Record summary:
The RNA shown here (transfer RNA) has 72 nucleotides and comes from a soil metagenome. Rfam family: tRNA. Model confidence (mean pLDDT): 84 of 100.
[in-house]
RNA sequence: GGGCUCUUGGCGAAGUAGUAUCGCGCGUCGUUCGCAACGACGAGGUCGCGGGUGCGAUUCCCGCAGAGUCCA
Numbered sequence: 001g002g003g004c005u006c007u008u009g010g011c012g013a014a015g016u017a018g019u020a021u022c023g024c025g026c027g028u029c030g031u032u033c034g035c036a037a038c039g040a041c042g043a044g045g046u047c048g049c050g051g052g053u054g055c056g057a058u059u060c061c062c063g064c065a066g067a068g069u070c071c072a
Stems, first nucleotide, its partner, number of pairs: 001071007010024004018055001026042005048064005
C1' cells in the first nucleotide's frame, strides 16, 4: 500500500427497510436471622461519524475513523 470481515445499552450477541430484542451485569421490592439462589418490577442504546437513495435506513450505496485477518 491492497483484499475481506466487523463496529448495536456497562459486557457479549440477535435483528438484513416500517422508529430495536435477548443473556449477563446494575437498581428497587419480595423471600431469608443474614447472604447466595430464585421471583416480580425498573433504569440504561440519536444502532462508530458524515453524506446519498427511499414515503420511511440499524438494515441498501458512498466517504471517513477504529478493530481483526490475509497478501505484498